[in-house]
RNA sequence: GAGUUUGAUCCUGGCUCAGAACGAACGCUGGCGGCGUGGAUAAGACAUGCAAGUCGAACGCUCAUUUUGGGGUAGCAAUACUCCAAAGUGGGAGUGGCGCAAGGGUGCGUAACACGUGGGUAAUCUGCCAUAAAGUUUGGGAUAACUCGCUGAAAGGCGAGCUAAUACCGGAUGUGAGAAUUGAAAGGCAUCUUUUGAUUCUUAAAGCUGGGGACCGUAAGGCCUGGCGCUUUUUGAUGAACCCGCGGCCUAUCAGCUAGUUGGUGAGGUAACGGCUCACCAAGGCUAAGACGGGUAGCUGGUCUGAGAGGACGACCAGCCACACUGGCACUGCGACACGGGCCAGACUCCUACGGGAGGCAGCAGUAAGGAAUAUUGCGCAAUGGGCGAAAGCCUGACGCAGCGACGCCGCGUGGGGGAUGAAGGUCUUCGGAUUGUAAACCCCUUUUAGGAGGGAAAAUGGGACGAGCAAUCGUCCGGAUGGUACCUCCAGAAAAAGCCACGGCUAACUUCGUGCCAGCAGCCGCGGUAAUACGAAGGUGGCAAGCGUUGUUCGGAUUUACUGGGCGUACAGGGAGCGUAGGCGGUUUGGUAAGCCCUCCGUGAAAUCUUCGGGCUCAACCCGGAAAGUUCAGAGGGGACUGCCAGGCUAGAGGACGGGAGAGGAGCGCGGAAUUCCCGGUGUAGCGGUGAAAUGCGUAGAGAUCGGGAGGAAGGCCGGUGGCGAAGGCGGCGCUCUGGAACGUUUCUGACGCUGAGGCUCGAAAGCGUGGGGAGCGAUCCGGAUUAGAUACCCGGGUAGUCCACGCCGUAAACGAUGCGGACUAGGUGUCGGGGGUAUCGACCCCCUCGGCGCCGCAGCUAACGCAUUAAGUCCGCCGCCUGGGGACUACGGCCGCAAGGCUAAAACUCAAAGGAAUUGACGGGGGCCCGCACAAGCAGCGGAGCGUGUGGUUUAAUUCGAUGCAACGCGCAGAACCUUACCUCGGCUUGACAUGCACGUGGUACCAAAGCGAAAGCUGAGGGACUCGCAAGAGAGCGUGCACAGAUGCUGCAUGGCUGUCGUCAGCUCGUGCCGUGAGGUGUUGGGUUAAGUCCCGCAACGAGCGCAACCCUUGUCCUUAGUUGCCAUCUCUAAGGAGACCGCCGGUCUAAACCGGAGGAAGGUGGGGAUGACGUCAAGUCCUCAUGGCCCUUACGGGCUGGGCUACACACGUGCUACAAUGGUGGCGACAGAGGGCGCAAGCGAGAGCGCAAGCUUUAGCAAAUCCUCAAAAGCCAUCUCAGUUCAGAUUGCGCUCUGCAACUCGGGCGCAUGAAGGUGGAAUCGCUAGUAAUCGCAGAACAGCAGGCUGCGGUGAAUACGUUCCCGGGCCUUGCACACAC
Repeated sequence: GAGUUUGAUCCUGGCUCAGAACGAACGCUGGCGGCGUGGAUAAGACAUGCAAGUCGAACGCUCAUUUUGGGGUAGCAAUACUCCAAAGUGGGAGUGGCGCAAGGGUGCGUAACACGUGGGUAAUCUGCCAUAAAGUUUGGGAUAACUCGCUGAAAGGCGAGCUAAUACCGGAUGUGAGAAUUGAAAGGCAUCUUUUGAUUCUUAAAGCUGGGGACCGUAAGGCCUGGCGCUUUUUGAUGAACCCGCGGCCUAUCAGCUAGUUGGUGAGGUAACGGCUCACCAAGGCUAAGACGGGUAGCUGGUCUGAGAGGACGACCAGCCACACUGGCACUGCGACACGGGCCAGACUCCUACGGGAGGCAGCAGUAAGGAAUAUUGCGCAAUGGGCGAAAGCCUGACGCAGCGACGCCGCGUGGGGGAUGAAGGUCUUCGGAUUGUAAACCCCUUUUAGGAGGGAAAAUGGGACGAGCAAUCGUCCGGAUGGUACCUCCAGAAAAAGCCACGGCUAACUUCGUGCCAGCAGCCGCGGUAAUACGAAGGUGGCAAGCGUUGUUCGGAUUUACUGGGCGUACAGGGAGCGUAGGCGGUUUGGUAAGCCCUCCGUGAAAUCUUCGGGCUCAACCCGGAAAGUUCAGAGGGGACUGCCAGGCUAGAGGACGGGAGAGGAGCGCGGAAUUCCCGGUGUAGCGGUGAAAUGCGUAGAGAUCGGGAGGAAGGCCGGUGGCGAAGGCGGCGCUCUGGAACGUUUCUGACGCUGAGGCUCGAAAGCGUGGGGAGCGAUCCGGAUUAGAUACCCGGGUAGUCCACGCCGUAAACGAUGCGGACUAGGUGUCGGGGGUAUCGACCCCCUCGGCGCCGCAGCUAACGCAUUAAGUCCGCCGCCUGGGGACUACGGCCGCAAGGCUAAAACUCAAAGGAAUUGACGGGGGCCCGCACAAGCAGCGGAGCGUGUGGUUUAAUUCGAUGCAACGCGCAGAACCUUACCUCGGCUUGACAUGCACGUGGUACCAAAGCGAAAGCUGAGGGACUCGCAAGAGAGCGUGCACAGAUGCUGCAUGGCUGUCGUCAGCUCGUGCCGUGAGGUGUUGGGUUAAGUCCCGCAACGAGCGCAACCCUUGUCCUUAGUUGCCAUCUCUAAGGAGACCGCCGGUCUAAACCGGAGGAAGGUGGGGAUGACGUCAAGUCCUCAUGGCCCUUACGGGCUGGGCUACACACGUGCUACAAUGGUGGCGACAGAGGGCGCAAGCGAGAGCGCAAGCUUUAGCAAAUCCUCAAAAGCCAUCUCAGUUCAGAUUGCGCUCUGCAACUCGGGCGCAUGAAGGUGGAAUCGCUAGUAAUCGCAGAACAGCAGGCUGCGGUGAAUACGUUCCCGGGCCUUGCACACAC
């Protein structure tokens, strides 16, 4: 920096990601080299080999061998064998010296003077080394080895005997050193130190070897000289020891710890101080600045990360420490309490003759084990370093190298240039193409690395041998594990060398297919339920590259523990309140001091690392040299502002004295009145009480009501108030006593005495607990009555604890201003309480000023916003408390407190990707306000009951095709299923197809017609007949056949879509630009006051305008005018058509600022005149893939196409919508007047008059009419008569018979007519629909589609009502407002 809480926003806050790093591991992959690095786990166990020896110039012995000399035996001799001596070489064990305390390993232990850093030792030691001084004399006795004997399985042991030394022990000397006693001088941080005298005492030693004239000696040798060694001492260097200041982990759910403990005296011990040890004495010592305990841990230089400050770590390298199977102990030694030494104990392993022994890889390799995981039983001492030695040299798993591992870092390569037909192939595609992609092929070139061949190092200083030289030194030769390696040259040939991860957002990179909440992915958010850029595969793309990803871990991002650098009104967070201890902080002034602080210098801060400069490997990594840095500590000098400390002063902080006032401040004692209840008595009679309504309850044994009297307890009306008091909790009748605090005023006193406050102590509502009282009312628990689905509640009747008092506990709370205390500063306005002053007044009030308190409003500022704002949440200071995601959890365990209840303190596992705060817009509310609508109400007529029609559900069926499903599906798609329609089912058939386009081939007696046969038809077979156009012809076209592309599908997805439609809703709304406000979502405008049918208009207003809606413009109707017109003629009117006029709150009155409203006039019409068309932004993933169009998927002799028959018409049921009725406002019969709007034949068969026939449907016949002319045409309700309340002269279902029309065909399954039959039904439960006027109701007429079929639909006119008080309620809607934990939104 990003993602993630929300519809969106800001904030808080957690989770997650991008970075860097690693001693890593795992998956896939793997060309080369350099430099590094590699048992992090079992300080678990270890086979085998090696890792510490060396010195013969300290010493004796022994073996082998060489040479020389001598002896013996054999032999003629050469010679062979053997013995002795000497010299040399090599080996063996031993005595002795030095080393083995280094080097190497590991991190168990250790929270410690272990480490780091700086100091101290006047409290110390130091082998080898350096330096200086002196010495190195004289004796002695042993012992291992060896020999012999004994013993044991072994390891080994014992005894006797021999022997050497630089082994061991005496004597001498004493330069010196040490000690004691005693002087002097100097110095110092105390005990003291240093220097220098005197006296006394104590104390050393070892030899080996090279060379050598004279002299001595038989010789060895003495002797001389050089070297090495030995002894004593001085100083140094190095190393070590001890002590001290400071620094660095977690835990207080560890708060007290301690007996050698703390100190002293004395002694012992040590190199040395010291309770280090011991005896005695005293009773101390440590601790909240965290003792003691528990957990964890080697520490550091540094490493990683980070801007830094920090955080995490302590592999490799380097310093220190600790350890060496576990525990303990000492010995030797300069040094150890000793990794490859010893003793004891233990565990384990091994050997054993069972008696007893041996061992210690946390050295280098290596083994098994454990583990995700970590290498060779390699080469060499050539270099560096170490031990021993005089040296040569020996030893050295230290080390130098090599091997293994992409474990890490660094470097190189896998080719370079050209090359478009943009090849093939792949992938995608809108089929045109795009992409892979200059990529490849192909041409030209190069050759690193790997491969082959040849040459071939540096690292070597030095050492040895030989030679020269007196010597220093010089010359020659020899000497490299790595290694025939690095490096160089040549040869061949693009030749042998690329993968991994990702591609939804974060995050760079997209398509196709498969899959279908499956399989799977996933770091977080989240993907997958049939069009997945998120799964799997492919193509493509991005990133990195001999690696790439994953996992784990650390830091970062995380200012998410905040020192740098956070917070606490509401997000996590102020302790319930006060007093006060430690601590922290502290007014003003003078002087001193110099601890803090500042400056300068000096020492230190190891090396390596980091930074920088330079250099070396071809570069880099890596390595070398220089510099810088290392923020620290210590010392010295200086400064004196500030803080501290010491001393003195001041009065502004704080406190005291005095004065008059305010107050439900606290405690105790007493007193009074109203009311409730109960008791007694009187009057009086049937109810009272209670609720939404009731009931339980009380009452005729006299309630309730009312009057009088009495008892008892509790609480304090009015005053009373965003009034007062108190630290908080809290405090309210009146009086008295005791008592705390605050405010104000005047002068005066003390002189910083102050603020805060961890622990601690005290107070602390209500409820609760203990003991004892008290108990009127109220009243948890409980009982009863109701309510309810239930009602452990709300409501009602009772009623116990309790509420009250005294004393003692508890110690909590939304103990809240959700705001710790104190102080200072920073605009104001206003109210109120207490005090004081001024002015005014007779006085009070008023007015002005001021101090203190309690409130409201408000500026700056602050805040995420809300809000706070001199009573701060502003600006600062001091101190305390507290917070660090949600849940788990105001919990568990432990501790403390409590009689108990419980309180205080206070986790973790696990789990979630959030949990939250404030504000915004909506939606919602059995919230509020305002207002609409046949929404209710007021009415009229229905539906729900019956029969039938129709649609649907369900059921049934071979099929009962499909869709529509609350309003907004259900007489809906369907303006009309007998076949057709038709999509469904059955049977039998077709396959380029019923239909379109293209290509190829064939056919030219072809297309076409078609007898006949099978068949239900479709279809199959098919005699026979038989054409056409262009061209001279070849041939071409049309047609047909065959084949290929393709057709076709009412198959799926309306949740992939277009279009169309429904609905909210003809509701009055929905938005935009600019400006303004707000961090922002967003607001404003559009809210407000009026008004309207209306966001209609007016006024106001940080808004000003605008758009889509509203209205108007359009059609129709009502009045008039003009013109024209047909109908036989006429025609003012009527009618038809076209055009126009008219209505605008225009006029008058009233109300009003206006808009507008109310009333009136005129007018055919009056306040949008009636009706229609017209449907804003959007909502419902609403409906439709079966109107059409269309993406994707699916079928292709079938899910396509044709045909026959059947089905969509089924029927126990249920619902919707209709029709007809139940009758007299009616039925039947008769009479007979008046509509409107439509429709009607163009080559097809319409409307059909009239006439005739038939009871009728209808039939026959035709006139007229392509229509203001003809037809439909009769309108019906109406009027008159009759019927007289009944299942009827109501109603017409059902059924029978007969007939008629349409049609190829009325069986399933049409309509109509006649006769006969005559069902249910007597106005319909709960519930429910429509309608506000030419409306409802009622009456008929027409039309569409249609061969036929209407109770449906769409229209038309006739007759023609009732009611609306009103907006409380139901439903729906609009605006404002409020609440919200809702937002797929009740």